[in-house]
Context: one part of a larger RNA
RNA sequence: UCACGGUUAAGGAACUAGGCAAACUGACCCCGUAACUUAGGGAGAAGGGGUCCUCGAGAGAUCGAGGCGCAGAGAAUAGGUCCAGGCAACUGUUUAACAAAAACACAGGGCUGUGCGAAUACGAAAGUAGAUGUAUACAGCCUGACACCUGCCCGGUGCCGGAAGGUUAAGAGGAGAUGUCAACCGCAAGGCGAAGCAUUGAAUUGAAGCCCCGGUAAACGGCGGCCGUAACUAUAACGGUCCUAAGGUAGCGAAAUUCCUUGUCGGGUAAGUUCCGACCUGCACGAAUGGUGUAAUGAUCCGGACACUGUCUCAACCGUGAGCCCA
Repeated sequence: UCACGGUUAAGGAACUAGGCAAACUGACCCCGUAACUUAGGGAGAAGGGGUCCUCGAGAGAUCGAGGCGCAGAGAAUAGGUCCAGGCAACUGUUUAACAAAAACACAGGGCUGUGCGAAUACGAAAGUAGAUGUAUACAGCCUGACACCUGCCCGGUGCCGGAAGGUUAAGAGGAGAUGUCAACCGCAAGGCGAAGCAUUGAAUUGAAGCCCCGGUAAACGGCGGCCGUAACUAUAACGGUCCUAAGGUAGCGAAAUUCCUUGUCGGGUAAGUUCCGACCUGCACGAAUGGUGUAAUGAUCCGGACACUGUCUCAACCGUGAGCCCA
């Protein structure tokens, strides 16, 4: 000097990113216990009191009398508590070995597919799972208890339905064209050229799909701009105009979302970029990519308070071990 263990005057979070760590609390019995609430909880809420020994009485619970100590759950093991928010309903699950969470799951909700040799999945197939199940079933996707709700847009993309018309493959079809060639013409070179064979080939015909016509948003998704206007000012219930498929409804809002921003006001502090309550100018909330609330729950995150303390002011001492120096 370090590690581990222990004690500490006065103060008591002044430490620090942050009470990290440590301390306080702690068992049992009795009294007592708020907001809120899904009436179960919250709750061991909080906050108080008691606890030993001897003798007597009593069935006992316990009561009476007395006694000792600083201390009676006499050592050890054994909740700190409260207030207000964010997120997730909850118990669960997870990055084996840097992340345990607000992520995943969840019960509940919804949409879609599937009539059974089911859909779906694996496989080249046979076959198997689904399931010795049968739509109160199974599969896929989304949301995520509960309460109150879940607005508008089908123009684009997707899916479903439709079949009149347009487009359209192979195939069917075979008009025509070309090559060859008997015959014929020619003195010859050559010309012409039926049938057949071969090559090619127009019209016509020809399904789904696409175009087209509808439907569908708890399908993928989307949900405006400018200008003017009221007898103070300000603002604009109101009007005009452009664009759109439709222009964001309820609710919430400087938010896990707010750039400007430490917005402004209020609360808390002596002092508060955090926190809580409001406002709304929402850079860039918003309704199952769910919206807003919410008791209970949480080794969750943020802010505050009481208690408590060597975290600190500011360090000291003790014990055990290590290190260092000497032998």
Molecule: large-subunit ribosomal RNA, domain IV
Organism: Fibrobacter sp.